[in-house]
């Protein structure tokens, strides 16, 4: 100097005038007022309400190497292993395929115990002396395929083959290191039943539901309303009424709910259809002081934790935080100057610029982002 990888910050500033919302104030006025993602609604919680009973049986969903952090998580940190990359680094839906079932299209001879298409070799026969046919052996070479009876090499063989040997790989055993995942070393054995579980499944662990349109309070009704029709309609007591009848309570029976059965608990006890008609569209709270921000110290590889100090940084309610003017900055066009170049300076213009707007709150993940700045690391080239 070039190329690459990872991480972080920012994404306008100042002044004036007018305007909006909240808090404080008698008032004048003072102070504060959208994000790193506020987006997606994909996870986890705080909070609110409901549910959760005994015994037995079972379903659904989520996560998936080891250790740690956290309120918790499917998140994060550190490590192990697989894959990619020269490397810095990136990535993994990372438990089990001899518990069982299932799938591997097409091509190919053959895709789980199966295999001989081309080819190679021995023997026999034929022959126009190039070759052809039959039996047998073979899976090293070639072909098909995502994948073809472990890989490379040597020996051996008629030709070959773990057939034998060496190394690698695999299975088993022992030792060492590590909390562990796992790694290393040694020994024995010619030794392989491929892949897919983001197919069903098995194993381990975790899991109640709904959600601020949750919920709470206040207010509000000729009205707990009236009428018609059909079906249904047990007992007792009390009250109202002249009566028909109506209301309340208890018991019985029936129906419903709690995943299923049973026990148990709770709710309803007139049902259906049509017509008339009052209220409910209001107000307040929830609603912002927090698993809070910032700084320092200590512990830890880190995520993070503890201690001390300091600060209060939106709370709208159909939805506030805006508009105008001026200047500067960033960027950019043209012209000129300087310089080897990169760049720098001057003048005149343009531009106010990326993704994008809280709605109960918080911790994450994912996605979007013009321009600018900073740091660390890897590779290459040149010089010293």
């Nucleotide at each position: 100097c070039c190329a690459g990888u990872c991480g972080g910050c920012u994404g306008g500033a100042c002044g004036g005038c007018c305007g909006c919302u909240g808090u404080c104030g008698u008032a004048a006025g003072a102070c504060a007022g959208a994000g790193g993602a506020a987006a997606g609604u994909c996870c986890g919680g705080g909070c609110u309400c409901c549910a959760u009973g005994g015994a037995g049986a079972u379903a659904c969903g989520g996560u998936g190497c080891c250790g740690g952090a956290u309120a918790a998580c499917g998140u994060c940190c550190g490590g192990c292993g697989g894959g990619g990359g020269u490397g810095a680094c990136c990535u993994c839906a990372g438990g089990g395929a001899a518990a069982g079932c299932g799938c591997c299209a097409c091509a190919g001879a053959g895709a789980u115990a199966g295999a001989a298409c081309c080819g190679c070799c021995u023997u026999g026969g034929c022959c126009u002396c190039g070759g052809c046919c039959a039996c047998g052996g073979u899976a090293a070479g070639g072909g098909u395929g995502a994948a073809a009876a472990g890989g490379u090499g040597c020996g051996g063989u008629a030709a070959g083959a773990g057939c034998g040997c060496a190394c690698c790989g695999g299975a088993c055993c022992u030792c060492c290191a590590g909390c562990a995942a796992u790694g290393g070393a040694g020994g024995u054995c010619g030794c392989a039943u491929g892949g897919c579980a983001a197919g069903c499944c098995c194993c381990a662990c975790c899991g109640g539901g709904a959600g601020c349109a949750a919920a709470a309070c206040c207010g509000a009704a000729u009205a707990g309303g009236g009428g018609u029709g059909a079906c249904g309609a047990g007992a007792u007591g009390c009250a109202a009424g002249c009566a028909a009848u109506u209301g309340c309570a208890u018991c019985g029976g029936g129906c419903c709910u709690g995943u299923c059965u049973u026990c148990c608990a709770g709710g309803c006890u007139g049902u259906c259809a049509c017509c008339c008609g009052g209220g409910u569209u209001g107000g307040u709270u929830g609603c912002u002081a927090g698993a809070g921000g910032c700084g320092a110290u200590u512990g830890g590889u880190a995520a993070c934790a503890a201690u001390c100090g300091u600060c209060c940084c939106a709370g709208a309610g159909g939805a506030a935080u805006g508009g105008c003017c001026g200047u500067c900055a960033c960027g950019u066009g043209c012209a000129g100057g300087u310089g080897c170049a990169a760049g720098c300076c001057u003048g005149c213009g343009c531009c106010a610029u990326a993704c994008a707007g809280a709605a109960c709150c918080c911790g994450g993940c994912u996605u979007a982002c013009a321009g600018g700045c900073c740091g660390a690391c890897u590779g290459g080239c040149a010089u010293u």